RNAcentral holds the sequence, with entries from ENA.
A computed fold for a 73-nucleotide RNA from a bacterium, annotated as transfer RNA.
Rfam family: tRNA. The family's RNA type in Rfam is transfer RNA. Its family is annotated with triplet codon-amino acid adaptor activity in the Gene Ontology.

RNA sequence: GCCGAAGUAGCUCAGUUGGUAGAGCAAUCCCUUCGUAAGGGAGAGGUCGCAGGUUCGACUCCUGUCUUCGGCU
Numbered sequence: 001g002c003c004g005a006a007g008u009a010g011c012u013c014a015g016u017u018g019g020u021a022g023a024g025c026a027a028u029c030c031c032u033u034c035g036u037a038a039g040g041g042a043g044a045g046g047u048c049g050c051a052g053g054u055u056c057g058a059c060u061c062c063u064g065u066c067u068u069c070g071g072c073u
Base pairs, nucleotide, nucleotide: 001072002071003070004069005068006067007066010025011024012023013022019056028042029041030040031039049065050064051063052062053061
């Protein structure tokens, strides 16, 4: 230098024939217990790496760019 993959909640990841963004764990509160653990319930938490473009509408399509990983030279 070229090619490919990944980037989504604090963590691990789903969500791709474009149509209001989810799960588990963690944390907070409540129930249960004499108390703890376990168990149950509730709410909260995300500019979907960043910036543009296409579209009525983009995590999803297109372009550029950043980070990490792998391959080639």